[in-house]
Molecule: transfer RNA
Organism: Umbelopsis vinacea
RNA sequence: GCUUCGCUAGCGCAGUUGGCAGCGCGUCAGUCUCAUAAUCUGAAGGUCACCAGUUCGAUCCUGGUGUGGAGCA
Repeated sequence: GCUUCGCUAGCGCAGUUGGCAGCGCGUCAGUCUCAUAAUCUGAAGGUCACCAGUUCGAUCCUGGUGUGGAGCA
C1' cells in the first nucleotide's frame, strides 16, 4: 500500500426485511439475616465510533473519516 472483519450500557456480547435497543456480569436500592455473603425483587446506566447521503423514518442501507484485528505484498 491492497483486501477483509469489527466498533451497541462500566465490562463481555446479542440484535433487526429500516418502525420505542436487549442479555449476562457489574453498580445502586430493597428482600432475607444477629451481621455479611448468597437468593429473590426492582432501579439507574446508551449521541448504537464520527461526518454526510438515501428515506416519512437509519443502530440497520450507501459514501467517506477514525480506530482495532486478520490476510496479502